[in-house]
Molecule: transfer RNA
Organism: Candidatus Kerfeldbacteria bacterium
RNA sequence: GCGUCCAUAGCUCAAUGGUAGAGCAGAGGCCUCUUAAGCCUAAGGUUGGAGGUUCGAGUCCCCCUGGACGCA
Numbered sequence: 001g002c003g004u005c006c007a008u009a010g011c012u013c014a015a016u017g018g019u020a021g022a023g024c025a026g027a028g029g030c031c032u033c034u035u036a037a038g039c040c041u042a043a044g045g046u047u048g049g050a051g052g053u054u055c056g057a058g059u060c061c062c063c064c065u066g067g068a069c070g071c072a
Stems, first nucleotide, its partner, number of pairs: 001071007010024004018055001027041004048064002051061002
């Protein structure tokens, strides 16, 4: 230099172009003499950044940033 892939909650990951979810962690509660375990509830998001297409974009297209891998 060229190519492929990845970027979504604190962490690990989902999500046919049509309401952004789960597990874990954290918070509150139930249970228990207490703790652990178990159960319940709620909260937590500028979907890396900027544009485009579309009635509608996490998803499709372009550019940028960061990362992983391959080729030279």